[in-house]
RNA sequence: UCACUUCCGUUGGGGUGCCCGUGAGGGGCUGAGAGGCGCGACGCCAACCCAUCGAACCUGAUCCGGGCAAUGCCGGCGUAGGGAACGGAGACCGAUCCGGC
Numbered sequence: 001u002c003a004c005u006u007c008c009g010u011u012g013g014g015g016u017g018c019c020c021g022u023g024a025g026g027g028g029c030u031g032a033g034a035g036g037c038g039c040g041a042c043g044c045c046a047a048c049c050c051a052u053c054g055a056a057c058c059u060g061a062u063c064c065g066g067g068c069a070a071u072g073c074c075g076g077c078g079u080a081g082g083g084a085a086c087g088g089a090g091a092c093c094g095a096u097c098c099g100g101c
Stems, first nucleotide, its partner, number of pairs: 001095002006089005011051004017029004035045004057082003063076004
């Protein structure tokens, strides 16, 4: 000097399911996250996660196997195809260069 784990800032991407109950309020399961407002399509906001080191998330999928009260609940699919960025700080180890012995 280069590069890297990581951290910070701003910006952006994403999902919000399954069941039970009341006149209403609500409750249970998994999970980081299943939230609020607007009549709703959809939009906005909040929390959470993720940003190419990319399984955050989508397609395949009204998929396949297992399990459950039920559900992407678990596994397969998956070395599959897509998928949203810049800047700053910066160790240990490593690489390169210069100087000395």
Model confidence (mean pLDDT): 77 of 100. This is a predicted structure of a 101-nucleotide RNA (TPP riboswitch aptamer (THI element)) from Roseivivax isoporae LMG 25204. The RNAcentral record of the sequence draws on Rfam and Ribocentre. The source organism's lineage runs through Bacteria, Pseudomonadati, Rhodobacterales, Roseobacteraceae and Roseivivax isoporae. It matches the Rfam family "TPP riboswitch aptamer (THI element)". Rfam describes the family as follows. Vitamin B(1) in its active form thiamin pyrophosphate (TPP) is an essential coenzyme that is synthesised by coupling of pyrimidine and thiazole moieties in bacteria.